Annotation:
This is a predicted structure of a 101-nucleotide RNA (TPP riboswitch aptamer (THI element)) from Fimbriiglobus sp. The prediction has a mean pLDDT of 76. It was read from a public genome assembly, where an Rfam model found it.
[in-house]
RNA sequence: GAUUCUUGCCAGGGGUGCCUGCCGUGGGUCGGCGGGCUGAGAACACACCCUUCGAACCUGAACCGGGUCGCACCGGCGUAGGGAGGCACCGCAGUUCCGAU
Numbered sequence: 001g002a003u004u005c006u007u008g009c010c011a012g013g014g015g016u017g018c019c020u021g022c023c024g025u026g027g028g029u030c031g032g033c034g035g036g037c038u039g040a041g042a043a044c045a046c047a048c049c050c051u052u053c054g055a056a057c058c059u060g061a062a063c064c065g066g067g068u069c070g071c072a073c074c075g076g077c078g079u080a081g082g083g084a085g086g087c088a089c090c091g092c093a094g095u096u097c098c099g100a101u
Stems, first nucleotide, its partner, number of pairs: 001097002005094002007088004011051004017037008057082003063076004
């Protein structure tokens, strides 16, 4: 200097992947029980994230380029098409970002 973000209650929306061992199976991209990785979360939850100021999450998509054992991750697609809200409180505060010293 900019002005990103934020608390409570109730309600609602959403995801659960990848690698790997053993067993099952005619077999597998399937099922069960473990181990490992990333992540807020890898489910059956009193958790986590998100709710129009909406990239939580879904579709396109078994997408395209880079990257990884693979997922993750980075860029594109994307000014795309969808996507779940009310009340109260707070705002001269804290926080975040940029520049200078």